[in-house]
């Protein structure tokens, strides 16, 4: 404070938009986009605010009386939404049968593999599969019948001084033998007012003897285990045999016979084209691009208006 040029402080500036999120505003997330230009911490079960909301906190750099804010008007990346009849890219399907390639066939090339320790090709036999007779293992399941004698036990009968002794007859049970049957063998166990045998003891007796009869011992139906033996009156079993028949693509044995089989690649001609892939044609469907038109918006450019335009030093006139 006219000019310059310096040092202050008030301010400024070190982004901004869209989506999401929220009652709303920011931020941390996603995107867009600008400047010469920030650093460090937490922050989506969310940090901090309340239309005075346009991020907290802490540090820092720059500008510097510089400058910020707000409107309007035009440029403008880019984002949203709507429309897309041409065009173009993609996908899916439909159609049309067009080509090709799968497949078949022959012909030539290339490169193999197996063969006279026998290719191809015939027979046969066996696996397969049905039917008929067997056979092995395994496992269930099962224990027969008729006779004759003793002994027990009950009833009757007769003798007898006791203990007892004789007929006779009947059931359940036990013991022996004997036929018969595949139905028998061996352990252990075993009921009964069951059998046999009864030490000691007990009764009867003049003795002799003879009786009941506990334990023990033996045995007996029955149980249980193991053995044999039976079982088309049972099953089972990727076990096995023999027989006839059927099957014929593989695999295996045998025999006959003598030189070829097989498969791949590439091309070139044929045949078919039902299915499949491919490619091309066209038709629909859906999505994108390109485009339009509405809007929002980084970022620039001008106008305007609000805030602000202070303070010291030199110097020049």
């Nucleotide at each position: 404070c006219g000019g310059c040029g310096g040092a202050c402080u008030a301010g400024g500036c070190c982004g901004g938009g869209g989506a999401g999120c929220u009652a709303g505003g920011c931020g941390u997330u996603c995107c867009c986009u600008g400047u010469a230009a920030u650093c460090u911490g937490a922050a989506a079960u969310c940090g901090c605010c309340u239309a005075u909301a346009u991020g907290c906190a802490g540090a820092g750099g720059c500008c510097g009386a510089a400058g910020u804010c707000a409107a309007a008007u035009g440029a403008g990346c880019g984002g949203c939404a709507u429309c897309c009849a041409c065009c173009c890219c993609u996908a899916u399907g439909g159609c049309c049968c067009a080509c090709g390639g799968c497949c078949c066939c022959u012909g030539c090339g290339c490169a193999g593999g197996c063969g006279c320790a026998g290719a191809a090709g015939u027979c046969u036999c066996g696996u397969c599969c049905u039917g008929c007779a067997g056979g092995g293992c395994c496992g269930g399941u099962g224990g027969a019948a008729a006779c004759a004698u003793c002994c027990c036990u009950c009833a009757g009968g007769c003798c007898g001084a006791a203990g007892g002794g004789c007929c006779u007859g009947a059931a359940a049970g036990g013991a022996u033998g004997u036929u018969c049957u595949u139905a028998c063998u061996u352990g252990u166990u075993g009921a009964a007012c069951c059998c046999g045998u009864c030490a000691g003891g007990c009764c009867c007796g003049g003795a002799a003897g003879g009786g009941a009869g506990c334990a023990g011992c033996g045995g007996c139906a029955g149980a249980c285990a193991a053995g044999a033996c039976a079982u088309c009156u049972c099953g089972g079993c990727g076990c096995u045999u023999g027989c006839a028949g059927g099957g014929u693509a593989g695999c295996g044995g045998g025999a006959c016979c003598g030189a070829g089989c097989c498969a791949g690649c590439a091309c070139a001609g044929g045949a078919a084209c039902a299915a499949c892939c491919g490619u091309a044609g066209u038709c629909a469907u859906a999505g994108g691009g390109c485009g339009a038109u509405g809007u929002c918006c980084a970022u620039c450019a001008u106008u305007u208006g609000a805030c602000c335009c202070g303070u010291c030093c030199g110097c020049c006139a």